[in-house]
Context: one part of a larger RNA
RNA sequence: CUGGGCGUAAAGGGAGCGUAGGCGGAAUUGCAAGACAGAGGUUAAAUCUCCGGGCUCAACCUGGAACUUGCCUUUGUGACUGCAGUCCUUGAGUAUGGUAGAGGUCAGUGGAAUUUCCGGUGUAGCGGUGGAAUGCGUAGAGAUCGGAAAGAACACCAGAGGCGAAGGCGACUGACUGGACCAAUACUGACGCUGAGGCUCGAAAGCGUGGGGAGCAAACAGGAUUAGAUACCCUGGUAGUCCACGCUGUAAACGAUGAACACUAGAUGUCGGGAGGGGUUCCUUCCGGUGUCGUCGCUAACGCAGUAAGUGUUCCGCCUGGGGAGUACGCUCGCAAGGGUGAAACUC
Numbered sequence: 001c002u003g004g005g006c007g008u009a010a011a012g013g014g015a016g017c018g019u020a021g022g023c024g025g026a027a028u029u030g031c032a033a034g035a036c037a038g039a040g041g042u043u044a045a046a047u048c049u050c051c052g053g054g055c056u057c058a059a060c061c062u063g064g065a066a067c068u069u070g071c072c073u074u075u076g077u078g079a080c081u082g083c084a085g086u087c088c089u090u091g092a093g094u095a096u097g098g099u100a101g102a103g104g105u106c107a108g109u110g111g112a113a114u115u116u117c118c119g120g121u122g123u124a125g126c127g128g129u130g131g132a133a134u135g136c137g138u139a140g141a142g143a144u145c146g147g148a149a150a151g152a153a154c155a156c157c158a159g160a161g162g163c164g165a166a167g168g169c170g171a172c173u174g175a176c177u178g179g180a181c182c183a184a185u186a187c188u189g190a191c192g193c194u195g196a197g198g199c200u201c202g203a204a205a206g207c208g209u210g211g212g213g214a215g216c217a218a219a220c221a222g223g224a225u226u227a228g229a230u231a232c233c234c235u236g237g238u239a240g241u242c243c244a245c246g247c248u249g250u251a252a253a254c255g256a257u258g259a260a261c262a263c264u265a266g267a268u269g270u271c272g273g274g275a276g277g278g279g280u281u282c283c284u285u286c287c288g289g290u291g292u293c294g295u296c297g298c299u300a301a302c303g304c305a306g307u308a309a310g311u312g313u314u315c316c317g318c319c320u321g322g323g324g325a326g327u328a329c330g331c332u333c334g335c336a337a338g339g340g341u342g343a344a345a346c347u348c
Base pairs, nucleotide, nucleotide: 004319005318006317007302008301012316014201015200016199017198021194022193023192025088027086028085029084030083031082033081034080035077036076037075038074039073040072041071042070049065050064051063052062053061054060091191092188093187094186095185096183097182098181099180103177104176105175106174107173108172109171110154114150115149116148117147118146119145120144121143125136126135162169163168206247207246208245209244210243211242215241216240220236221235222234223233258315259314260313261312262311263310266293267292268291269290270289271288272287273286274285275284276283277282297304298303321348322347323346330341331340332339333338
């Protein structure tokens, strides 16, 4: 190098955009770089192989042939790849008309609940638990009625439903804005796929500066439990949770399943759009999404099965026994916490 793999055994990068590179639709003409064929030169000897010869045989020695898979020159071929030209519309994209949506950013608005404060009524408890206690309350609590303030989250609708590349997104209104799908035509004419580096996005927790702080709640305090209880339970409670800007860059970032394209029985639900039929319900069918079951096939089995883990092609990432270890060292990023890259000795 070839050969094997990556749902659960080791192994898909958290996700996207995209540079180099790799790969690339139909027709046709030319060139001849790759490719293929012929010829010539060279490819030292020895060795190896075959056929002989010489030591009584063999090892060994020796003659001839073959081999020397390569390189160079030259002649030819034109299917395939490449290069150059022309051309096409199926891939890709643009235009037109519609549609659905918690897609994103910003501003504003609303009601329920909670807590606190003020006022009224009112009196001895409230709260909490397995049972209690700490705690709150005669300085009037809890309950109830009225008023005010604040912050956070948006019940029902709500669905195995929708949208987004992923993370994720759920009250209402407006402004700005990304993408998708459907229909019928027109246009561009391969403009494509993937993507090492790179750049951007990236839950929660955490960090910096400044705000905010109702509820909840690491730490912490107290009460219980217990042999003990640095816990589980209870009463409190600070960071934090929220906002703005900046950083961090990790997750069971999961479908534990990279992206794209083509092909390969069916059945059934649901979401968006179209066409046809009946027209109150609805039925048939096409395209796109999202589920369930299932044939072939695949799989170690479980299971997967047109949303493949089936059959193929292209490109990227990754794996190679367990522990040591995602550690040490070095480099690099970060304010730090730490992240990225990433061994070995030794041991089983």